[in-house]
c-di-GMP-I-GGC riboswitch aptamer from an uncultured Syntrophobacteraceae bacterium, 83 nucleotides, folded computationally. It was read from a public genome assembly, where an Rfam model found it. Its mean pLDDT, the model's own confidence on a scale to 100, is 80.
RNA sequence: CAUGAAAGAACCAAACCUGCCGUGAGGUGGGGACGGAAAGCCACGGGUCUUUGAGCGCAUAAAAGACAGCCGGGUUGCCUGUG
Numbered sequence: 001c002a003u004g005a006a007a008g009a010a011c012c013a014a015a016c017c018u019g020c021c022g023u024g025a026g027g028u029g030g031g032g033a034c035g036g037a038a039a040g041c042c043a044c045g046g047g048u049c050u051u052u053g054a055g056c057g058c059a060u061a062a063a064a065g066a067c068a069g070c071c072g073g074g075u076u077g078c079c080u081g082u083g
Base pairs, nucleotide, nucleotide: 001083002082004079011036012035016031017030018029019028020027021026034069040075041074042073044072045071046070047067048066049065050064051063052062
């Protein structure tokens, strides 16, 4: 440096329950562990979802958002048999 079978140290924490925040997707604190080798960080491309929505309706265009534990990309980093 590559790799991520196993193990160990450290770390994160799905579903579900619950306080608070948000119209909402969802966020966040506590409990809880299905899992994770980037399940650290960044909405850049795709995707999904929410709200608004020309114009009665629909929610097509469009606008504003959410998700990094959907995929890709960028960036930083722990350990590591083996090469």